[in-house]
Description:
A computed fold for a 551-nucleotide part of an RNA from Neisseria gonorrhoeae, annotated as large-subunit ribosomal RNA, domain I. Rfam family: Bacterial large subunit ribosomal RNA.
Context: one part of a larger RNA
This record gives sequence, structure tokens and C1' cells, in this order.
RNA sequence: AGUUUUUGGUGGAUGCCUUGGGUCUGGAAGUCGAUGAAGGACGUGAUUACCUGCGAUAAGCCUCGGUUAGCUGGAAAUAAGCUGUUAUCCGGGGAUUUCCGAAUGGGGAAACCUAAUUGAGCUAAUCCUCAAUUAUCAUAUCGAUGAAUUCAUAGUCGAAUGAAGAGACACGCUGUGAAUUGAAACAUCUCAGUAGCAGCAGGAAGAGAAAAUAAAGAAUGAUUCCCUAAGUAGUGGCGAGCGAACGGGGAAGAGCCCAAACCAACACAUGUUGUUGGGGUUGUAGGACUGCGACAUGGAUUAAUGAAUUUUUACAUAGCAGAAUAAGUUGGAACGCUUAAACAUAGAGGGUGAAAUUCCCGUAAGCGAAAUGUAUAAAUCUCCUAGCAGUAUCCUGAGUAGGGCGGGGCACGUGAAACCCUGUCUGAAUUUGCCGGGACCACCCGGUAAGGCUAAAUACUAACCAGACACCGAUAGUGAACUAGUACCGUGAGGGAAAGGUGAAAAGAACCCCGGGAGGGGAGUGAAAUAGAUUCUGAAACCAAUUACUU
Repeated sequence: AGUUUUUGGUGGAUGCCUUGGGUCUGGAAGUCGAUGAAGGACGUGAUUACCUGCGAUAAGCCUCGGUUAGCUGGAAAUAAGCUGUUAUCCGGGGAUUUCCGAAUGGGGAAACCUAAUUGAGCUAAUCCUCAAUUAUCAUAUCGAUGAAUUCAUAGUCGAAUGAAGAGACACGCUGUGAAUUGAAACAUCUCAGUAGCAGCAGGAAGAGAAAAUAAAGAAUGAUUCCCUAAGUAGUGGCGAGCGAACGGGGAAGAGCCCAAACCAACACAUGUUGUUGGGGUUGUAGGACUGCGACAUGGAUUAAUGAAUUUUUACAUAGCAGAAUAAGUUGGAACGCUUAAACAUAGAGGGUGAAAUUCCCGUAAGCGAAAUGUAUAAAUCUCCUAGCAGUAUCCUGAGUAGGGCGGGGCACGUGAAACCCUGUCUGAAUUUGCCGGGACCACCCGGUAAGGCUAAAUACUAACCAGACACCGAUAGUGAACUAGUACCGUGAGGGAAAGGUGAAAAGAACCCCGGGAGGGGAGUGAAAUAGAUUCUGAAACCAAUUACUU
């Protein structure tokens, strides 16, 4: 020196554990904000660095309920207190709620500086303090004032009402809109109207009550979503690819309101006028209008039309109650084992000094709300609704429909290309009308454009409640089981960790000894201290001492 034995040190693998995660399911919910949000700053405790709570009424105040013998958060300790006159705790409602922040009196380098007006307090008075108000924009609103310019108008001022900002990187609609890629290159094409960006919402959004679909024999009857039809018909440098619809089966179901004609009232710029009310809303054309007839019947619901109240019941937000076991034995401890019992609409699960249906919390079945909210049903109120005949006249959505040129959307790339949208140029008809049925024409069939509203079935899940798992178990699972979006890094946008486990119980080692201390040796606790506090287990590398052998 190497190999090797043993005992230690170091180290923190492994095993076991789980407070935390992951993925889903069901329910409920889908908003908050000028009555100042989201998010923060600073405060607030007897002692208080952090977290949590709260806001100068500051780990809290009032009230109504629930529950209960203890309580003063995580979080010990001491002090001082509270509590059957019901505290603490749990839930409903209310009060308070500094400063910043849309931030809104003005300013500003967020959490700061500094005004005006009115009122109050204080003062001999000024000062000072307190409270309220004072941003901007919008409007078929109201009032005051008021130019050029006489009346007026514009404008100005005030009032009233509203908006703003946040979010769940989700879902929706609209506008805008790529490229990588594929075509084995690439340009039409594709990726894709995707990603991204912007705007605007809602709990859903959008769509929606036929100028529909179909058929040529008959028919269907708003929209949306799912299955199918079907990878079909088509489309396509007929390449790569793209890719319907009718029909059938389901989910859900709901229909309505204006404009106009006409009538009335009012207004003044006195006319092809305006406002309000009535009227009226469609394809078998309807309505106005004229005549006859009627004042009933039927229906509806707070979706729209078109709006309010009360009660019932259920649910949510606290809770109540809930069966049945003993002995012996091993052990530190019984929940183990043995023997003998009991309950079970409860043998789900968790805890308890080891493995508990009968010890505790629970579980099954059952019960419960002063207050607030949601739903449901009923009632009151409210609202809507009729027919027949006539057809002379009037009305039935115009820069619209349609057309040309250029584009876009339709599964459909200009094609034989209908249909829808429109940048541009044009431009009808008026019910004997007009549009569609995939060029176009005729016949036939279907419909009634150029105004609007509309629940459900559908999409999504940040937050809330409950539950599940052949998902992870601390280098895993969230980045985060711990002071985690923390420490730390960066001017900044931004990046972003490590870090869990004594024991059943602190019983956390009084006292003595060595030492300056750290640390250690005794003693003591404990089942165990090689469980002694970075404390379960405690692998390997590495280090030391040690045994044996070899050189």
C1' cells in the first nucleotide's frame, strides 16, 4: 500500500406514512364595481417578527337564530380577563370599513402633496379641526341663462339618469387575419378563416317564426343540438386534398310585436308637417273602408307582447338525534389472541398507546330555520282574444329587389353556376303585384323580401358544495404538502428554487461532574435515547479505528 473482518463517523438512498396535489362525476352557480370593485399600502394584540382576521368601533361592534361549558386565532408562555344575565364557536341580517387603486376637487414619482364652496366646533379674532360637495363623457330628459341678430337659435350653466374598471389565458359574436406545414419542389390549392390582434357581451351567446324545404305521383312546416344519410353527391394544378344537403331517428319545444292605410287630440315652421293615443300585422292574401252582428267566450302568464302583490310547499345558507361487549391473556399500551355475548334500514370511513360494527367522531333510517335567497304551486291583480257579407278606393317596409363591373360567402377553386353579402355604376313593380324551386324559358308548385323581439334542448368552468379513483406519494404529484409565486436573480418585461416525519404522551433530560463555551460523561424520563430535538428507518460512495492475509 492493497484485499479483508468488525465497530463507528459521514451521508440521506430505501421502506413505511400524508397534511398536498392530479383527473373526473353530480349538484348549485356564473359575476363584482361611483352605495367606490378586483388588487394593494399602512395600521390593528398586554407582550407580536410572520401568517390569518379585522379597519381609528381595527384577531373586532349590534341584532336574529343554532349550539354549548368552557373561552381570549395559527402558537407555546406569563399576565390580565370573559363566561348559565349563555361567553367562545357556527349561520342569516346590519353597522364600522384609514389611504391608494376606474380613482373621479386639483396635482402626483400609487398608498403622498394641496384647494374651493356650504355647514358645524373652537376662538376676542385669525388660525385650526370635522362633515358633506366639487372629475370627464353621454342623453328624442328637465330648468335657468343667452351671441353675431329684433324675436329666436347656437352656446353656456345647473339638475336628473347612465357609463367607466376588474375577471375564468374557458365558452360566444363581430372586425382583422398569418406562416411553418401538405402538395414528397412550387405559384392556384392546403395548413385555415386556424393561431394571433382588436372590439363587444351574456350566463350562456348566436340563430329563430319561411319572399323555407321539397315534389313533379304526393308532401313537410321557426331555430338550435345529437345520431344517421356519408366519406355518399359533388368539388379539386380532377393533384394534395376539401366535402355537403334532402330524407330518417332523437333532445327540446312557443310564439309574438311594429311600420303603413284610416280616425281623434294636440303643436306651430300651417303642410305631401310633427307628436301622442286608437287602429292594424297577413298568403286560402290580409287590413283600412262600408253594411250587419257581438260586449260574450276562450286563453295566457310575469320569456317577449306587458306589469305587481300575497300565501303554500321544497331547497340552500347553522344544526338535532342516532343501536349494541364483557372477562381472561401477551404487551409499555389491546383495537391482537381465547372464551362467552349484543346491534344491524348502521359490517362506509376516520380516530383512539398494535389490527375496534358494539370506546370516540360518524354511518343507516329520521328530524330542523327567527332571517335572507332560489324554485314551485295557488290566489288576487293584470293582459290578450270574435264573426258574416261587399270589393269602387287606399295600405302592406325604395336608392330597396334586380342588373353591369370587381370581389367575398355558400362543401361548390368561374365553372352551365343558381342562392346570399357588397366596393362601384345603375335601377323596378305594387296584389291582374313580387320572389324562389341550381344557367335560362314555359307550365305547375311553394312563398310574401327590403322593420323588430323570443325560453328550452347546445358550449364552457375561475370560484362553491358533495363524492369517486387498477393517478402521485416529498428528485413524484401543482412551481408551491413547509414563511411559495416566498427567498433569490434581472433596469425591466420576466425568471424562479431548496426545504415534510422525536415520541403514544414532552414525560424535551431536575441534579452532579469535565469544559470559557460547544460538546460530552453520569443521573433521570420512556417500551425504546444507536427515538435527544435537521430527533422514524438509516443503503452506497467517502473517512477513521480495528482483525486477518499478501507484497
Its mean pLDDT, the model's own confidence on a scale to 100, is 83.